[in-house]
RNA sequence: GACCUCGUAGCUCAAUGGAUAGAGUAGGGGUUUCCUAAACCUCCGAUGCAGGUUCGAUUCCUGCCGGGGUCACCA
Numbered sequence: 001g002a003c004c005u006c007g008u009a010g011c012u013c014a015a016u017g018g019a020u021a022g023a024g025u026a027g028g029g030g031u032u033u034c035c036u037a038a039a040c041c042u043c044c045g046a047u048g049c050a051g052g053u054u055c056g057a058u059u060c061c062u063g064c065c066g067g068g069g070u071c072a073c074c075a
Base pairs, nucleotide, nucleotide: 001071002070003069004068005067006066007065010025011024012023013022018055027043028042029041030040031039048064049063050062051061052060
């Protein structure tokens, strides 16, 4: 340098054109308990950035940024 792949909540993962983007865990509050833990209830929190297509984009297209991989060059 070329190509492939990934980027969603603090962390690990779903959702792959359609409704209010879900779950586990972590965190806050509560119930229970003599206290703690556990259990149960509840709350908080996210689509890497900029454009485009579309009635509608996390999803499709382009560019950029970042992680991983393959190949090539290294006079």
Annotation:
The prediction has a mean pLDDT of 81. Predicted 3D model of a 75-nucleotide RNA (transfer RNA) from Candidatus Amesbacteria bacterium RIFCSPHIGHO2_01_FULL_48_32. The sequence is in RNAcentral, with records from ENA. NCBI's taxonomy places the organism under Bacteria, Bacteria candidate phyla, Candidatus Amesiibacteriota. Rfam family: tRNA. Gene Ontology term of the family: triplet codon-amino acid adaptor activity.